[in-house]
RNA sequence: GCCACGAUAGCUCAGCGGGUAGAGCACUCGGUUGAAGCCCGAGGGGCACUGGUUCGAUGCCAGUUCGUGGCACCA
Numbered sequence: 001g002c003c004a005c006g007a008u009a010g011c012u013c014a015g016c017g018g019g020u021a022g023a024g025c026a027c028u029c030g031g032u033u034g035a036a037g038c039c040c041g042a043g044g045g046g047c048a049c050u051g052g053u054u055c056g057a058u059g060c061c062a063g064u065u066c067g068u069g070g071c072a073c074c075a
Stems, first nucleotide, its partner, number of pairs: 001071007010025004019055001027043005048064005
């Protein structure tokens, strides 16, 4: 340099033929407890970025950034 794949919540990951985005753990509050842990209830929090298509984009198109793998080049 070229190709492929990937980027979704603090972490690990789902999701979709375009139609209000989820789980587990973590966190916060409440209950419980002498206090804590466990347990129970509730809550906050996100689609890498910029454009485009569309009535509508996490999902499609183009570009950018970052990561992983492969190929090429090279001492």
Transfer RNA from a Myxococcota bacterium, 75 nucleotides, folded computationally. Lineage of the source: Bacteria > Pseudomonadati > Myxococcota. Rfam family: tRNA. The family's RNA type in Rfam is transfer RNA. RNAcentral holds the sequence, with entries from ENA.